[in-house]
About this RNA: The part of an RNA shown here (small-subunit ribosomal RNA, 5' domain) has 509 nucleotides and comes from an uncultured Gammaproteobacteria bacterium.
Context: one part of a larger RNA
RNA sequence: ACGAACGCUGGCGGCAUGCUUAACACAUGCAAGUCGAACGCUAUCUUUGAUAGAGUGGCGCACGGGUGAGUAACACGUGGGAAUCUGCCCUUUUGUUCGGGACAACAGUUGGAAACGGCUGCUAAUACCGCAUACGCCCUACGGGGGAAAGGCCGGGAUCUUCGGACCGGUCGCUAUUGGAUGAGCCUGCGUUGGAUUAGCUAGUUGGUAGGGUAAAGGCCUACCAAGGCGACGAUCCAUAGCUGGUCUGAGAGGAUGAUCAGCCACACUGGAACUGAGACACGGUCCAGACUCCUACGGGAGGCAGCAGUGGGGAAUAUUGGACAAUGGGCGCAAGCCUGAUCCAGCCAUGCCGCGUGUGUGAAGAAGGCUCUAGGGUUGUAAAGCACUUUCAGUAGGGAGGAAGGCCAGAGUGUUAAUAGCGCUUUGGAUUGACGUUACCUACAGAAGCAGCACCGGCUAACUCCGUGCCAGCAGCCGCGGUAAUACGGAGGGUGCAAGCGUUAAUC
Numbered sequence: 001a002c003g004a005a006c007g008c009u010g011g012c013g014g015c016a017u018g019c020u021u022a023a024c025a026c027a028u029g030c031a032a033g034u035c036g037a038a039c040g041c042u043a044u045c046u047u048u049g050a051u052a053g054a055g056u057g058g059c060g061c062a063c064g065g066g067u068g069a070g071u072a073a074c075a076c077g078u079g080g081g082a083a084u085c086u087g088c089c090c091u092u093u094u095g096u097u098c099g100g101g102a103c104a105a106c107a108g109u110u111g112g113a114a115a116c117g118g119c120u121g122c123u124a125a126u127a128c129c130g131c132a133u134a135c136g137c138c139c140u141a142c143g144g145g146g147g148a149a150a151g152g153c154c155g156g157g158a159u160c161u162u163c164g165g166a167c168c169g170g171u172c173g174c175u176a177u178u179g180g181a182u183g184a185g186c187c188u189g190c191g192u193u194g195g196a197u198u199a200g201c202u203a204g205u206u207g208g209u210a211g212g213g214u215a216a217a218g219g220c221c222u223a224c225c226a227a228g229g230c231g232a233c234g235a236u237c238c239a240u241a242g243c244u245g246g247u248c249u250g251a252g253a254g255g256a257u258g259a260u261c262a263g264c265c266a267c268a269c270u271g272g273a274a275c276u277g278a279g280a281c282a283c284g285g286u287c288c289a290g291a292c293u294c295c296u297a298c299g300g301g302a303g304g305c306a307g308c309a310g311u312g313g314g315g316a317a318u319a320u321u322g323g324a325c326a327a328u329g330g331g332c333g334c335a336a337g338c339c340u341g342a343u344c345c346a347g348c349c350a351u352g353c354c355g356c357g358u359g360u361g362u363g364a365a366g367a368a369g370g371c372u373c374u375a376g377g378g379u380u381g382u383a384a385a386g387c388a389c390u391u392u393c394a395g396u397a398g399g400g401a402g403g404a405a406g407g408c409c410a411g412a413g414u415g416u417u418a419a420u421a422g423c424g425c426u427u428u429g430g431a432u433u434g435a436c437g438u439u440a441c442c443u444a445c446a447g448a449a450g451c452a453g454c455a456c457c458g459g460c461u462a463a464c465u466c467c468g469u470g471c472c473a474g475c476a477g478c479c480g481c482g483g484u485a486a487u488a489c490g491g492a493g494g495g496u497g498c499a500a501g502c503g504u505u506a507a508u509c
Stems, first nucleotide, its partner, number of pairs: 004505005011356006018348001019314001024312003028309003033059003038056002041053005066267003075192007084184002089180002093176001095174002098130003106121006137145003151172006159166002193239003200230003205227008242264004246257004269290005292303004320346001322345003328342001329340004359389004369380004393450001395445005403436001408430009453498005458479003464493005474481002
């Protein structure tokens, strides 16, 4: 000093930590949804708008959370670099024109035990497709080529109107584009465990040319050509291992280590593959193969806790199938809001650190009892009793912050505008938002009341006597004790050291 365990013991609080073993297998619940201000439909109602539902569509699901199996490597750390991409966000500039045909849902019918489908018909869109235009893009650069988009909501004075709206303004989008920010990919110098009882290794191997491919350089891939490349400054092979900031120790140098927290990497039943997408070769997506488990009408299907709880198993050993979105943060949404086992809290465990308590003062008849004794005494010991106080903590009752910022409604000012609508910003007022929580904290009440153990006492090493035992039983970290007077074994009295802990064991300096 510890992510500890075991033995005995155990009052309270604060702050932390808590499967180090089987990357073993998992029952059950939850852990990623959201948007009606993109769209059609159905149902209901307080019926012209609401609510609910499945579906189309958008964004998200590549974050967050877990684990350390693999990896000795550009994986990590640190310092450079050029041939790249980057949704949302900020910023610059531009456009948002004119058209079209489908597919779900739905209806009908039909297959299947189910999972899930098939056929016919209808329909909307910010879904899909075409035309126009084109800054940047490509080429043989005069010139030519191929290319984009989508609307929604709110309000409205004129004008037009088929009374739907056109039109105007605002706002949220969409298209192309400039620069940025953020994130990511790539190259490279140096550093990063042990073994030589591993000495040779390598054919896409090393380089070139041409082509392909990628967001991007490159044998990344292919064809052809050359025969190279690495290695005792340790290649190759084998074993072990996630790396770092850090942590522990130490005067330092160093040694050991990599739990919690933070950065990076890798993995998601095992192996392989791509799709979608700005981003994945994707933990709670898809496909194939394998092992295992489950359902089956035997034809065929379903699954993946190394998410949070929890179960079995393994183990010396590690917790609740808890509460809340109140805060912080994330996703979606104009917003209200919804979701969030991230998170914030609570529960369990003396697992650790820290703090507090188990009373205080007085009290010699040095009581009784115990132990011892030379039988006088000594010691336990001011210890107890008694007397006088106090009431922390725990208990009961009452009061009571902060964590709350926002958001909503109403008004005022201001900007935009044709506008006193609407919308944005600022500001005033109002009613509100807390899981924790019987919160922290404060006050009152009662009564010393409810609270001490563990190890050791031969030397090292602080602390000694009696009895029992008799090389037995036993002790032991080392030296060593025990064979009849044992300060070393066992018990007792006494003492010493720590103290809600004390010892032992393991591993580290």

The prediction has a mean pLDDT of 85.
RNAcentral holds the full RNA, with entries from ENA and SILVA.